A computed fold for a 73-nucleotide RNA from Candidatus Altarchaeum hamiconexum, annotated as transfer RNA. The same sequence occurs in records of 6 taxa. Rfam family: tRNA. About the family: Transfer RNA (tRNA) molecules are approximately 80 nucleotides in length.

This record gives sequence, structure tokens and C1' cells, in this order.
RNA sequence: CCCUCCUUAGCGUAGCGGUUAACGCGUCCGGCUGUAGACCGGAAGAUCCCCGGUUCAAAUCCUGGAGGAGGGA
Repeated sequence: CCCUCCUUAGCGUAGCGGUUAACGCGUCCGGCUGUAGACCGGAAGAUCCCCGGUUCAAAUCCUGGAGGAGGGA
């Protein structure tokens, strides 16, 4: 320098252009328990890496950029 892939909640992931972005773990609250764990119920938490474009509508498609991984020269 070139090519490919990845970026969504604290962490790990899902999410064919169309309802309120979903699940597990974790956190918090409550129940249970002598206490804790386990178990049961509930809650909070992501304007989807950034800027722009396409579209009636973008996490999703496209240009550019950032970070990361792999390959090539």
C1' cells in the first nucleotide's frame, strides 16, 4: 500500500428496509431463608462506532472516516 471480515446495554450475542431494538449473564428492588447462595417475581440500562447519502421509512442498503481482526505484496 491492497483485499476481506467485525463494531448493537457493564459483558457475551440475536436482530430479511416496517409495531415499543430482543435474549443470556451481571446490576438493582422485592419474595423465600436465622444470614448468604440457589430458586421465584419485577425494574433500570443501548438515539445500534462517527459524518453524509438513498428511501415514505435505515441498526439493516451506499460513499467517506475511526477502531479491531485476518490475509496479500